[in-house]
Molecule: c-di-GMP-I-GGC riboswitch aptamer
Organism: Desulfonema ishimotonii
RNA sequence: UUAGAUAAAGCCAAACCUGUCGCAAGACAGGGACGGAAAGCUACGGGUCUUAUCAGUAAGAUAGCCGGGCUGCCUUUU
Numbered sequence: 001u002u003a004g005a006u007a008a009a010g011c012c013a014a015a016c017c018u019g020u021c022g023c024a025a026g027a028c029a030g031g032g033a034c035g036g037a038a039a040g041c042u043a044c045g046g047g048u049c050u051u052a053u054c055a056g057u058a059a060g061a062u063a064g065c066c067g068g069g070c071u072g073c074c075u076u077u078u
Stems, first nucleotide, its partner, number of pairs: 003075002011036002016031006034064001040070003044067003047062006
């Protein structure tokens, strides 16, 4: 640096349930396992969602919505 998950060692954890926090979207912890080859991190661009607002707009959420950026196990290409 290229490709891949079928191999080996492993990793993460949807929905749902319980508890806590939050106006909410949602987050965190435990259980759980739909799936994932970066389902690691990042809110930079877009989308979607929440709250406030007559609107404009502002604040927030979502990385497991898409793209970008950074880092990276194993095997493999150069």